[in-house]
RNA sequence: GCUUUUAUAGUUUAACGGUAAAACACCUCACUGUUAAUGAGAACAUAUAGGUUCGAUUCCUAUUAGAGGCU
Numbered sequence: 001g002c003u004u005u006u007a008u009a010g011u012u013u014a015a016c017g018g019u020a021a022a023a024c025a026c027c028u029c030a031c032u033g034u035u036a037a038u039g040a041g042a043a044c045a046u047a048u049a050g051g052u053u054c055g056a057u058u059c060c061u062a063u064u065a066g067a068g069g070c071u
Stems, first nucleotide, its partner, number of pairs: 001070007010024004018054001027041004047063005
């Protein structure tokens, strides 16, 4: 230098172009003499910028970052 692939919640993973799902963690409540455990509930996310589309996590382009391959 070329090329492939990945980027979603604090972490680990889902998601036929049609209201973004869960587990753990954090917070609140219940339970208990107290903590832990357990049960219930709430909050939290699509790397960035454009394009296509009635509608984009999804398709296209560029950039950024990570991981491979070739030279």